Background: This is a predicted structure of a 73-nucleotide RNA (transfer RNA) from a Candidatus Uhrbacteria bacterium.

[in-house]
């Protein structure tokens, strides 16, 4: 330098082949217990890596950039 893959909540990951973004763990509150552990209920937390384009509408499609992984040279 070139090819391919990844980037979504604090962490680990789904996601629909364009139409309101989810799960587990963690965090907070409440209930059960005398208390802990544990169980149950609820809540908060997201510019979907960044910028631009296509579209009525983009996490999703296209281009560029950044970071990471891998292969080739």
């Nucleotide at each position: 330098g070139g090819g391919c893959c990844c980037u979504u909540a604090g962490c680990g990951c789904a996601g629909c082949u364009g139409g309101u973004a989810g799960c587990g763990c963690g965090u907070u509150u409440c209930c059960a217990u005398g208390g802990c552990a544990u169980g149950g209920a609820a809540a908060a937390g997201g510019u979907c890596a960044g910028c631009g384009g296509u579209u009525c509408g983009a996490u999703c499609c296209c281009g560029c950039u950044a970071g990471g992984g891998u292969c080739c040279a």
Its mean pLDDT, the model's own confidence on a scale to 100, is 80.